Bacterial RNase P class A from Leucobacter sp. Ag1, 377 nucleotides, folded computationally. It matches the Rfam family "Bacterial RNase P class A". Rfam classes the family as a ribozyme.

RNA sequence: UGGGUCGGUGAGACGGUCGCGUCGCGUUCGCUUCGGCGGGCGUGCCGAGGAACGUCCGGGCUGCACAGAGGAGAACGGUGGGUAACGCCCACCCGGGGCAACCCGCGAGAAAGUGCAACAGAAAGCAGACCGACCGCUCCGGGCAACCGGAGCGGCACGGGUGAAACGGUGGUGUAAGAGACCACCGGCGUCCGUGGUGACACGGGCGGCCAGGUAAACCUCGUUCGCAGCAAGGCCAGACAGCAGGCGUUGAAGCUCCUCGCCGAGUCUGCGGGUAGGCCGCUAGAGGGUGUCGGCAACGGCACUCCGAGAGAGAUGACCGUCACCGCCGGUUUCGGCCGGCGGGACAGAACCCGGCGUAUGAUCCGGCCCAUUCU
Numbered sequence: 001u002g003g004g005u006c007g008g009u010g011a012g013a014c015g016g017u018c019g020c021g022u023c024g025c026g027u028u029c030g031c032u033u034c035g036g037c038g039g040g041c042g043u044g045c046c047g048a049g050g051a052a053c054g055u056c057c058g059g060g061c062u063g064c065a066c067a068g069a070g071g072a073g074a075a076c077g078g079u080g081g082g083u084a085a086c087g088c089c090c091a092c093c094c095g096g097g098g099c100a101a102c103c104c105g106c107g108a109g110a111a112a113g114u115g116c117a118a119c120a121g122a123a124a125g126c127a128g129a130c131c132g133a134c135c136g137c138u139c140c141g142g143g144c145a146a147c148c149g150g151a152g153c154g155g156c157a158c159g160g161g162u163g164a165a166a167c168g169g170u171g172g173u174g175u176a177a178g179a180g181a182c183c184a185c186c187g188g189c190g191u192c193c194g195u196g197g198u199g200a201c202a203c204g205g206g207c208g209g210c211c212a213g214g215u216a217a218a219c220c221u222c223g224u225u226c227g228c229a230g231c232a233a234g235g236c237c238a239g240a241c242a243g244c245a246g247g248c249g250u251u252g253a254a255g256c257u258c259c260u261c262g263c264c265g266a267g268u269c270u271g272c273g274g275g276u277a278g279g280c281c282g283c284u285a286g287a288g289g290g291u292g293u294c295g296g297c298a299a300c301g302g303c304a305c306u307c308c309g310a311g312a313g314a315g316a317u318g319a320c321c322g323u324c325a326c327c328g329c330c331g332g333u334u335u336c337g338g339c340c341g342g343c344g345g346g347a348c349a350g351a352a353c354c355c356g357g358c359g360u361a362u363g364a365u366c367c368g369g370c371c372c373a374u375u376c377u
Stems, first nucleotide, its partner, number of pairs: 001373008012324007020047002023044009049348001053359002056357005061230004068261004073226005078092005093107001094105004108221002113219002115215002130160003134155009168186006187211001189208008234281004243272006255263002288307008326345008
C1' cells in the first nucleotide's frame, strides 16, 4: 500500500420563532356539598430509542392452596462456568470451512423398536449380476495331441457403468476361479486398562467381532426444565339500579387446571329486563447507568464514589429559519497539505407495568485489534 476478518463509537451542536403534552404558578369564567373541580388565556420546568420495534424466549410483580401429586402436553439437548432466570452470554471440547485472522454447527440416542427415501441403476437395507474378465460342466467346430474358437447352464464379485450412497484399504494364504473365507498391517467401531484434564475429551496399550449407510425440525427412547393466568394483572374509594324465569349445587357448585386426585367452601351459569361506565393506587430509583479499584482467560462479580426530572386519555414529544460541524457533487484556486464559493443530503423508527436477552430495520461518519499478500529499510 492492497485485500480480509473481528469489535467498538455515533444517531449532529448552539441560538431564535411557532406548535403539542403532563405538572407547578398566576389570571379569568362557570359549577360547588365551600373542601375544591372543570374550561379559556398567560407563564415556568420537563418531555423517546439503540433499537422504544417484532412480542420470539427468560424473569420480577400480581391473583389463584405460602402452588401439592400423577397423567397428558410443551421446550431444551457436547462440557464447565456466568446469571434472578433463560432457548441468552463466556471459555473450552468435537465436527466442518478457510493459507490465516476467523467463521459455521437445531452438537443426546440410528450396534432398542417402527417408519420413510425422487431420479438413475441389474441390484438400495440381513441388496445384487447389466457389460467385460476369470473359472467349472455339457454340446458343436478345428487340431495327432497339448490346446484354440463358439453356444448354453452355472460359479465368482476382479474391472466397468448408475447413483448422494453399492456393505472397509493394501499385501498374502487359499481356491476350479474367487471372496474377511482365513492371516498380517492400516483405518473405523465397541469394550477394558493406564496417563493428563473439574469435565466434554485427548494420547497410549490390550482384547473383540470382522465393518455397523442416511433420516429423530418422522414416530419413538433417555435426560433436564416447565402449575395456570396476565397491569384490560390486582387493590381501594365513590356512585347507580329492579327484578323475573330456568339449570347446577353442602350426596360439594363455581374456582385453582387441559384431565384425574387433592385443595377450597356457597353460591354460580344462561335468557329477558334495568343501571353505571368516574377517581385514586399499582407507576417507575431499578437484578439501573458511569468512573475507579480488586478478583476472574472471559462472561461476570465484590467494594468505593458519582449520576438518574415521560409515565399518558391506548392520543403529546414536531416544524421552520440562521450559524457551525460532517458527507457527496460541481466550479475556482493551490506551495498538492488544503482553501474559497454554490447546490444537495442526514436513516430506521417511535414509550404505555418494569427488567435481562434474541431477532429484525437503519443514511453516513469515525476509531481500534488481528490475519494474508506486496514493496522499501